[in-house]
A computed fold for a 391-nucleotide RNA from a soil metagenome, annotated as Bacterial RNase P class A. Model confidence (mean pLDDT): 77 of 100. Its Rfam family is "Bacterial RNase P class A". It is annotated as a ribozyme. The sequence is in RNAcentral, with records from MGnify.

RNA sequence: GAGGUGGCUGGGCGACCGCGUGCGGGCUUGACCCGUCCGAGGAACGUCCGGACUCCAGAGGGCAUGGUGCUGGGUAACACCCAGUCGGGGCGACCCGCAGGACAGUGCCACAGAGAACAAACCGCCGAUGGCUUGCCGGGCAACCGGCUCGCACAGGUAAGGGUGCAACGGUGCGGUAAGAGCGCACCAGCGCCCGGGGUGACCCGGGCGGCUCGGUAAACCCCACCAGGAGCAAGGUCAUACAGGGAGAGGGCGGCCCGUCCGCGUGGCGCUUGCGUCACACACUCCCGGGUAGACCGCUGGAGUCGGCAGGCAACUGCCGACCGAGAUGGAUGGUCGCCACCGGUGCCGCAAGGUGCCGGUACAGAAUCCGGCGUACAGGCCACCUCAC
Numbered sequence: 001g002a003g004g005u006g007g008c009u010g011g012g013c014g015a016c017c018g019c020g021u022g023c024g025g026g027c028u029u030g031a032c033c034c035g036u037c038c039g040a041g042g043a044a045c046g047u048c049c050g051g052a053c054u055c056c057a058g059a060g061g062g063c064a065u066g067g068u069g070c071u072g073g074g075u076a077a078c079a080c081c082c083a084g085u086c087g088g089g090g091c092g093a094c095c096c097g098c099a100g101g102a103c104a105g106u107g108c109c110a111c112a113g114a115g116a117a118c119a120a121a122c123c124g125c126c127g128a129u130g131g132c133u134u135g136c137c138g139g140g141c142a143a144c145c146g147g148c149u150c151g152c153a154c155a156g157g158u159a160a161g162g163g164u165g166c167a168a169c170g171g172u173g174c175g176g177u178a179a180g181a182g183c184g185c186a187c188c189a190g191c192g193c194c195c196g197g198g199g200u201g202a203c204c205c206g207g208g209c210g211g212c213u214c215g216g217u218a219a220a221c222c223c224c225a226c227c228a229g230g231a232g233c234a235a236g237g238u239c240a241u242a243c244a245g246g247g248a249g250a251g252g253g254c255g256g257c258c259c260g261u262c263c264g265c266g267u268g269g270c271g272c273u274u275g276c277g278u279c280a281c282a283c284a285c286u287c288c289c290g291g292g293u294a295g296a297c298c299g300c301u302g303g304a305g306u307c308g309g310c311a312g313g314c315a316a317c318u319g320c321c322g323a324c325c326g327a328g329a330u331g332g333a334u335g336g337u338c339g340c341c342a343c344c345g346g347u348g349c350c351g352c353a354a355g356g357u358g359c360c361g362g363u364a365c366a367g368a369a370u371c372c373g374g375c376g377u378a379c380a381g382g383c384c385a386c387c388u389c390a391c
Base pairs, nucleotide, nucleotide: 001389002388003387004386005385006384007383008382009381011341012340013339014338015337016336017335019039020038022036023035024034025033026032027030041365045376046375048374049373050372051371052370053232054231055230056229065228066227067226068225069224070084071083072082073081074080085099086097087096088095089094100223101222105221106220107217108216109215122162123161124158125157126156129155130154131152132151135148136147137146138145139144170188171187172186173185174184175183189213191210192209193208194207195206196205197204198203236298237297238296239295243291245289246288247287248286249285251283253265254264255263256262257260266281267280268279269278270277271276272275305324306323307322308321309320310319311318312317342363343362344361345360346359347358348357349356350355
C1' cells in the first nucleotide's frame, strides 16, 4: 500500500416550550390544573421462516396437499446457528453452494446444426466388396466369360478430421484397415462391484476385478426419508349505557276512608240463569330477562431475559451461582426551537511548515403496537482486535 475475518458505536451538554403512562397533591370534580419519575432500535423495518400464548376442531391410522433435503451436533422450534465432508472461486487470509435419487418409470433438451438419445453421413476420407468403365492378356465360331489394370463415386462403408452447439457417445500412443473405429493392446480418466484400513457419519486412503464408456435436466412430473390440524392479540375474556324484543307488578275515569294489590260506582265485548262471571280500556311508571353494539377493563409486558464468574464442549450451546432490569400508546405519546462543543465538506485570513482562526453548509437509515428466536434488507460517519499478500 492492497485486502480478509470478527466485533463495538450510532453525536454530547445546557435553556425554553410541548406530548404519554404511573405516582403525589389541588379544587371551581373534569377528555381539569400543578408537581414529579420514566418514556424506541441495531435494525423497533420487511412480515419471509420458526415458536410461546389463545380460541376452534379432533378416537387412531392412512390418503391428498405443502414444506425440508450432504453428515454430525445445538435449540422450545426453524428454511436458523456451530463443526465437518464434497464441489467451485481466490497467490493467500478466506469466500460461495436449493449439495438426496437420472440403471423405478414418464416427459423435455430452444436457436444453430446433417444428426440431440434403442444416435446421426453436411463437408471430408475410402470405395476393399458389388455396379459401370479404359487398356492389355487368355479362352470361345459368336454372344460372351475369366484375370490384371486406368478410372467413376452409383450402391455402400467410415464418427479419425472440419463445421454447429451449453452438450455430438472418453484422452494419448502403438497396432490394425480400402478408409476408419475400444476393432485389439498399453497407460490415464471415469463408472460399477469386491476386499483391506481410517472416521459416529457425510466421506477419505490403498488394492483387485469387470464390461470397455453407459449425455443433461428433478426451483419437470415423480421416487425416497423426515416434518406439518385450522385460525390468529381485530386471538380470547370480563363489565356493560342506549335500543329492538319478551315478561311481571301496581295504577288507571269518579267517589269514600280504615290509605290498602281495600270497598262501591264506570264504558264496551262475550257467556248465559237480567244480574252475576270474565276480558279489554289511549298512556306513561317500576323491576326482571335478553342479544353483546358504543364504551371501559383484562390479556399487556419480568422474559426460552441481560451481564459476570465457575464447570462441560473445538464450537453453536448447556448447567450451577450471583448481580441487574423503571416504554405500553389505542386516531395511536416518545417531539420542536435556540446556544456551546464534537466530526465531515467547502472557502477566506495568518504562518516557511506543523498548525491556528473566521464564515457557510451537513451529521444517516429508520421508528414500538402480544411476546420471543432467526433470516433478509437499509444506514452519514467513527473505532477496535486478529490475519493475508506485495514492497